[in-house]
Molecule: c-di-GMP-I riboswitch aptamer
Organism: Gemmatimonadota bacterium
RNA sequence: GCCCGAUAAGAGCACACCCGGAGUGAUCCGGGGCCGCAAAACCAGGGGUCUCGACAGUACCGCACUACGGCGGUUCGCGAGAUAGCUCGGUGCCGAA
Repeated sequence: GCCCGAUAAGAGCACACCCGGAGUGAUCCGGGGCCGCAAAACCAGGGGUCUCGACAGUACCGCACUACGGCGGUUCGCGAGAUAGCUCGGUGCCGAA
C1' cells in the first nucleotide's frame, strides 16, 4: 500500500417518534430521542424509488353515444426536484486476525 472488517481503542453518526421552522410536495434544518451503522463521513455521475409540473403523444379500463365527437382514471414517455440510513460508483477515516 492492497485485501479484509474485530465484543479492538479513541471517536463519530442518529431510525422511528415528538416539538419548532422552511417547502405546493417528496423532503430538509434545529432541539429531544437512540432503531441501528466499519464509514449511517462527503459527492446526485449510473440505476431504483418518491414528489411536483407541462403536454394531450402511447397503451389499457370505465361512462356516454345512431354516428362525428367527449369525459374520467391508470400507465409509459418529457422537464424540474428529492432520496447518500435503496443500490452501483468516486473521494476518503480506524487498524486486529